Transfer RNA from a Deltaproteobacteria bacterium, 72 nucleotides, folded computationally. It matches the Rfam family "tRNA". Rfam classes the family as a transfer RNA. Rfam describes the family as follows. Transfer RNA (tRNA) molecules are approximately 80 nucleotides in length. It was read from a public genome assembly. The prediction has a mean pLDDT of 82.
RNA sequence: GCCCGGGUAGCUCAGGGGUAGAGCGCGUCCUUGGUAAGGACGAGGCCAUGGGUUCAAUUCCCAUCUCGGGCU
Numbered sequence: 001g002c003c004c005g006g007g008u009a010g011c012u013c014a015g016g017g018g019u020a021g022a023g024c025g026c027g028u029c030c031u032u033g034g035u036a037a038g039g040a041c042g043a044g045g046c047c048a049u050g051g052g053u054u055c056a057a058u059u060c061c062c063a064u065c066u067c068g069g070g071c072u
Base pairs, nucleotide, nucleotide: 001071002070003069004068005067006066007065010024011023012022013021018055026042027041028040029039030038048064049063050062051061052060
């Protein structure tokens, strides 16, 4: 330099056009003599950045940044 894949909650990851979810973690409460385990409820996301397409974009297209892999 070229090619491929990824970037979404604190962490690990789903979701691939119509207002974003799970597990773990975190908070409050229940249970216990007290922890742990278990249960109920909840908080936490301008979906990497900027453009384009569309009535509508986390999703499709382009560029940039960044991470991983391959080729030379």